[in-house]
RNA sequence: AUCUUAUCGCGAGAGAUAGAGGGACUGGCCCGAUGACAUCUCAGCAACCAGCUGCAUGACAGUAUGGUGCUAAUUCCAGCAGAGUUUAGACUCUGACAGAUAAGAG
Numbered sequence: 001a002u003c004u005u006a007u008c009g010c011g012a013g014a015g016a017u018a019g020a021g022g023g024a025c026u027g028g029c030c031c032g033a034u035g036a037c038a039u040c041u042c043a044g045c046a047a048c049c050a051g052c053u054g055c056a057u058g059a060c061a062g063u064a065u066g067g068u069g070c071u072a073a074u075u076c077c078a079g080c081a082g083a084g085u086u087u088a089g090a091c092u093c094u095g096a097c098a099g100a101u102a103a104g105a106g
Base pairs, nucleotide, nucleotide: 002105003104004103005102006101007100008099013042014041015040016039017038021031022030023029025079026078027077028076043071044070045069048067049066050065051063052062053061054060055058075098080095081094082093083092084091085090
């Protein structure tokens, strides 16, 4: 590389550097010189893994010490299939695919 399992409608931003694209892909729609994206520092959110505490000993509850992660928009929306509503445009729901993150395998 790849595979497995779980989760993805909640939550949480300031400063510095730098200077043009960014939001994975495609389409849409957004963000961006009133400085996005990225990097660093600090702060925060969350609770996946480890740790710690409790007893009810668990697919448990809590904590937030460590390892990650995250801090525009539901994974921003859709993409494939099915079902339903609608005169139509279109809309709603379910599942898959893809992606992200964690833990493990390799």
Annotation
This is a predicted structure of a 106-nucleotide RNA (SAM riboswitch aptamer (S box leader)) from Chryseomicrobium excrementi.